[in-house]
RNA sequence: AAACAGUAUUGGCAAACUUACUGAAAGGUAAGGGCGCAAAGCCGUGGGUCUAAAAGCCACGGAGACGGGCUCAUGACUGCCAGGCCGCACCG
Numbered sequence: 001a002a003a004c005a006g007u008a009u010u011g012g013c014a015a016a017c018u019u020a021c022u023g024a025a026a027g028g029u030a031a032g033g034g035c036g037c038a039a040a041g042c043c044g045u046g047g048g049u050c051u052a053a054a055a056g057c058c059a060c061g062g063a064g065a066c067g068g069g070c071u072c073a074u075g076a077c078u079g080c081c082a083g084g085c086c087g088c089a090c091c092g
Base pairs, nucleotide, nucleotide: 004092006090007089012037013036017032018031019030020029021028022027035079041085042084043083045082046081047080048077049076050075055071056070057069058068060067061066
């Protein structure tokens, strides 16, 4: 000096839930909150998962507008698993 393992004093992040705003929804943002996290730091890149407004298809009801079912990401999730980049203290 590097890699790996361990710990969490100071410090860091923040699940569920609540409120407000936003979005068609999933979700997001802010405040409270604190289950957990040693990369729960960054990148939706691959897989996976969630949603289905628009679009397509289907048949039924309806005078019609429309309502219903299925498919689908162009919408999301990194605190599901990989991959890439970077990093703090102590200790071995």
A computed fold for a 92-nucleotide RNA from a Bacillota bacterium, annotated as c-di-GMP-I riboswitch aptamer. Its mean pLDDT, the model's own confidence on a scale to 100, is 82. Of the family's consensus pairs, 100% are formed in the model. It was read from a public genome assembly, where an Rfam model found it. Lineage of the source: Bacteria > Bacillati > Bacillota.